Predicted 3D model of a 1383-nucleotide RNA (small-subunit ribosomal RNA) from an uncultured prokaryote. Its mean pLDDT, the model's own confidence on a scale to 100, is 83.

[in-house]
RNA sequence: CAUAUAUUAGUUUACUAAUAUGAUGGCGAGUGGCGAACGGGUGAGUAAGGCGUAGGAACAUACCUUAAAGAGGGGGACAACCUGGGGAAACCCCGGCUAAUACCGCAUAAGCUCUGAGGAGGAAAGCUGGGGACCUUCGGGCCUGGCGCUUUAGGAUGAGUCUGCGUACCAUUAGUUUGUUGGUGGGGUAAUGGCCUACCAAGACUACGAUGGUUAACGGGUCUGAGAGGAUGAUCCGUCACACUGGCACUGAAACACGGGCCAGACUCCUACGGGAGGCAGCAGUGAGGAAUAUUGCGCAAUGGGGGCAACCCUGAUCCAGCCAUGCCGCGUGUGUGAAGAAGGCCUUAGGGUUGUAAAGCACUUUCAGUAGGGAGGAAAAGUUAGUCGUUAAUAACGGCUAACCCUGACGUUACCUACAGAAGAAGCACCGGCAAACUCCGUGCCAGCAGCCGCGGUAAUACGGAGGGUGCGAGCGUUAAUCGGAAUUACUGGGCGUAAAGCGCGCGUAGGCGGCCUGAUAAGUUGGAUGUGAAAGCCCUGGGCUCAACCUAGGAACUGCAUUCAAAACUGUCAGGAUAGAGUAUGGUAGAGGAUAGUGGAAUUUAAGGUGUAGCGGUGAAAUGAGUAGAGCUCGGAAGGAACAUCAGUGGCGAAGGCGGCUAUCUGGACCAAUACUGACGCUGAGGUGCGAAAGCGUGGGGAGCAAACAGGAUUAGAUACCCUGUAGUCUCCACGCCGUAAACGAUGACAACUAGCGGUUGGGGGGCUUGUCCCCUUAGUGGCGCAGCUAACGCGAUAAGUUGACCGCCUGGGGAGUACGGCUGCAAGGUUAAAACUCAAAGGAAUUGACGGGGGCCCGCACAAGCGGUGGAGCAUGUGGUUUAAUUCGAUGCAACGCGAAAAACCUUACCUACCCUUGACAUACAGUGAAUUUAGCAGAGAUGUUUUAGUGCCUUCGGGAGCUCUGAUACAGGUGCUGCAUGGCUGUCGUCAGCUCGUGUCGUGAGAUGUUGGGUUAAGUCCCGUAACGAGCGCAACCCUUAUUCUUAGUUGCCAGCGCGUAAUGGCGGGGACUCUAAGGAGACUGCCGGUGACAAACCGUAGGAAGGUGGGGACGACGUAAAGUCAUCAUGGCCCUUACGAGUAGGGAUACACACGUGCUACAAUGGCGAGUACAGAGGGAAGCGAACCUGCGAGGGUAAGCGGAUCCCUUAAAGCUCGUCGUAGUCCGGAUUGGAGUCUUCAACUCGACUCCAUGAAGUCGGAAUCGCUAGUAAUCGCAAAUCAGAAUGUUGCGGUGAAUACGUUCCCGGGCCUUGUACACACCGCCCGUCACACCAUGGGAGUGGGUUGCACCAGAAGCAGAUAGUCUAACCGUAA
Repeated sequence: CAUAUAUUAGUUUACUAAUAUGAUGGCGAGUGGCGAACGGGUGAGUAAGGCGUAGGAACAUACCUUAAAGAGGGGGACAACCUGGGGAAACCCCGGCUAAUACCGCAUAAGCUCUGAGGAGGAAAGCUGGGGACCUUCGGGCCUGGCGCUUUAGGAUGAGUCUGCGUACCAUUAGUUUGUUGGUGGGGUAAUGGCCUACCAAGACUACGAUGGUUAACGGGUCUGAGAGGAUGAUCCGUCACACUGGCACUGAAACACGGGCCAGACUCCUACGGGAGGCAGCAGUGAGGAAUAUUGCGCAAUGGGGGCAACCCUGAUCCAGCCAUGCCGCGUGUGUGAAGAAGGCCUUAGGGUUGUAAAGCACUUUCAGUAGGGAGGAAAAGUUAGUCGUUAAUAACGGCUAACCCUGACGUUACCUACAGAAGAAGCACCGGCAAACUCCGUGCCAGCAGCCGCGGUAAUACGGAGGGUGCGAGCGUUAAUCGGAAUUACUGGGCGUAAAGCGCGCGUAGGCGGCCUGAUAAGUUGGAUGUGAAAGCCCUGGGCUCAACCUAGGAACUGCAUUCAAAACUGUCAGGAUAGAGUAUGGUAGAGGAUAGUGGAAUUUAAGGUGUAGCGGUGAAAUGAGUAGAGCUCGGAAGGAACAUCAGUGGCGAAGGCGGCUAUCUGGACCAAUACUGACGCUGAGGUGCGAAAGCGUGGGGAGCAAACAGGAUUAGAUACCCUGUAGUCUCCACGCCGUAAACGAUGACAACUAGCGGUUGGGGGGCUUGUCCCCUUAGUGGCGCAGCUAACGCGAUAAGUUGACCGCCUGGGGAGUACGGCUGCAAGGUUAAAACUCAAAGGAAUUGACGGGGGCCCGCACAAGCGGUGGAGCAUGUGGUUUAAUUCGAUGCAACGCGAAAAACCUUACCUACCCUUGACAUACAGUGAAUUUAGCAGAGAUGUUUUAGUGCCUUCGGGAGCUCUGAUACAGGUGCUGCAUGGCUGUCGUCAGCUCGUGUCGUGAGAUGUUGGGUUAAGUCCCGUAACGAGCGCAACCCUUAUUCUUAGUUGCCAGCGCGUAAUGGCGGGGACUCUAAGGAGACUGCCGGUGACAAACCGUAGGAAGGUGGGGACGACGUAAAGUCAUCAUGGCCCUUACGAGUAGGGAUACACACGUGCUACAAUGGCGAGUACAGAGGGAAGCGAACCUGCGAGGGUAAGCGGAUCCCUUAAAGCUCGUCGUAGUCCGGAUUGGAGUCUUCAACUCGACUCCAUGAAGUCGGAAUCGCUAGUAAUCGCAAAUCAGAAUGUUGCGGUGAAUACGUUCCCGGGCCUUGUACACACCGCCCGUCACACCAUGGGAGUGGGUUGCACCAGAAGCAGAUAGUCUAACCGUAA
């Protein structure tokens, strides 16, 4: 508040209003019961009080279940409530009343508990439905059903507890422990137990890892993997732990309790400042942090839980929905046809290709999404009614079953179905250098950027960015982080240790591991069977359900494990017995620098003293320091002292290794051999441990001759804290005692055992043989060489294994950091031993191969050196270059291999450069249209190009249509570029180098790179030839073939020649003739080591003579292997790409390339007398000539000029060759040398000689008197010297290329310098020694260590204070039910 009943009041007698009654529903605090210990969350702690698995006994278990028994009769309180009070609040206090299934006695009791076995102790509660008889105080009693209560014994369930085994890393954590380990008594717990306590004993754990530190919840499982493993512990399931941090107990069946309590702490909030409140690691949600992770949703409809008799209530458990492509699965974004292979894009070799049947077009479909409509299943219960069965005295109630009715859905506009419309609304991401599927263009230009690794990018980027195309996956695709795999790269399966990382320096030996033959026993290991367990889920297999799948669901298999039990007895183990082959002992011998101690010997060095004797000694590449006239060194004999032991001496010996060397003695270890006897597996290895352990070093004390760190001095050198020399105090080498404990302590090879071809040496022992030897054979133990099989990455090892096996130990896991730091141990110290990390790199390393290189070796060449001759470098000039200058001084070439080079020729031109002017389809090519023949005269302007005007001229071919060529105009395609890139290229060229090399096929060897051939012995100029040879052949090179020159023959005989014959001339082959000679130009011959002698390997070949014109490729030329250096050239030419297009193209004029403080290269001329000058005089070869060479003659001092013959040349011309020879002069001087420079006058070429030509004449007459350091050429017709010609060219050589004349010297030889070839060796080089590479310093940055200190954490020890709580003791106080009579 509602209902019901009663009463009263009002009235329209049906309502309204009020009051009363706890009687009913509802609300509601409190008492009481059950639950709250489940469910849900999280992983902080925990390396064991956990977890997993298999077992156990000394326990308790609310609710549930089975069974037995009981439930009689009393009592006193306290909340709520009421009165009063305190406080801001939270809340609290005093007094009073009251009920119970709350609380407490009494009674009774056992298969209960205790026990001294006599006995003692010892519980409970009612509530409610229905009901016939009987009784009643009318409440009920009584009967019956349900729920509840007490005790006991079982069950089930879920706990507690104990045991075995398993369960991370660090030994740079090796000792830990005092309630610790055990016992006895007691206490405590539900229960065992040092769980606690008293006493007693001194134990307990630990190298099979205690203790300590760090990290971590564990399992089923998950990911990966062939497996074994490795990593992991989200979701789901099981266990544990935790609940703000720490501690504590209470209640309870169970908690030391997530949403209970108390205390302390930190934090937040409230406050009246006195005090209080709180705990999301529940579900949502907020903040912060972060690379990053969701809704303050719906419902208890289902499943489950709690309470309740039940209806029902509660439930962020749960079921659903929302968000997120986070994952798995499924579906769609259309299908068919369609060649004009459209357009557009991209590429292009300009044809085409590709995008691409792709699109458009045509014909279809409608899943999904959209709109509209329909529409399951998840729901069965409960309830009501009826029937039946059980229970009961009962047809009542209650319970079970059956039937009917009624009703319950959060999801939900569910799944699903139907209709409608239209290809309609729906594709991206990464990649395209290799790994690894997929390619082009443009842009960029070591920039921007990419990158997982290798690596791309510096002007042609499939690697960056964009585009086109392609490849892969697809509602996803890439990136990042992480795990496993590949990785046999921790190797159990399944690796290694000579040199790549890796054998302890070597013995002895403890634990451990392993262990020869035979017999018996046992059954721990082992093998087989059975039983239990190995939760479910998951994985796997077979079915089933959602249209399929993911997913769900059922069954099976599996869970490789553990436990119990039965059996077997080969092998291992254990026990027992036996044997002798392993091992050892005894006997007899042998060799030895095996060890320790004591003694002793000679040679040599040095020193000191003495003799003799005089100026040097010593030392070095050469010297000096040093020592010496104060007498060294040398030499002589004697003395002292220390150390070491020549010859013998030997890949000889001994020893475990380090190591051991005169001789003698003493003590002593080991090995080997032979033959027997004995013991009877006594063995092998060996973590820790222990001993030995070169040299150097350290401590104490000796000794000290020589040698010699440090040190001093002298040299060397740029320096020289070194190499070389001299020196001594100290040190050290030596001795004794004690430390150190390391070495390339090496065979870079652990020790033991067994097995596996040979050959010839050597040391020790034994045996045998004869021919008795400096002999041979066998055997055994060592010690070396080669070598089969096998092994090895190769090198190599190979019975002394690095082969084949077995057992044991040690060690390794990319390079550096680093054998370092810290810590421990050790040492007197120096140090040793054990031994990391941060960080950094993409390698470090081994063995072998080919080259290259070497102040490595061997052999051999070359004008490479040497021996010679002449130069350059000094002067002047010429020429080229650099530099500088300039408007421009065009460009290129730059060690040899640029620099008299491109250029065999710049006054204009050339010419590319500069200045000025000028043209724009162009100076030049092709195509189109149109015009005009082409062509040409003259004038004017201008520097000219050019502009303008003007004169002459109408051509050629023709099938009569036209055509060819040329000029001009116009428009476009295009022309043009000596602009860039020689590092985009072709071609050409130089260089190594005319050096003798460079390769291939087949075969063979090697895993391979590669080798062999091609190396070796000889020889050559030669990879030339011979011999040998796992090589046999071949190619490019060498040589030869070609040209020329040297001799000769034949043929021919003009323009050449002229001996003989003739003619002629002043003279000349001038003429007739001739072919003999010279010569010319064609063809032959000749030279091949052919002959002889010698050497050699019976070879190749070499040496020498002869003959011959020429002799060993006769001289010269042409000819240049594979390759090398990104050599040179885009400016000869060609050419890709880029760039310019009224200019970077074209034209014209002028200028420049010719400049000039300087430097260099290449030359010419000289400096003089082997010369200059003057005069006279002789002899070539090879070339050239028509816009040419140009005779003769005339002329000029001359350059030249004039005129002009001849000649396209064996005819004419250039054309007198010069040096030489003869004569003369000059006389050593800046000259009679030298000629620069300058002045004047000329000649020639040219359109033109100013910038800027050559030559002539006159005059002038610089420097220069033979050249510093350094450097070049040349080996015979060469160097040197002398002239001549040609190309280019109008003109212009000291250059270049050719030609002839004269015409030498020297070469012992290969040591050295330079270059080259072959073989070999080392290599950390391969851009190849102009290589590689080390350290300091400077600057910046990164990481780590140290660092005066400072802050924090953790731990140990000692001490102070000490909350809550539990237990006890004591004291005080309070107290109903009980005891008790008073204490």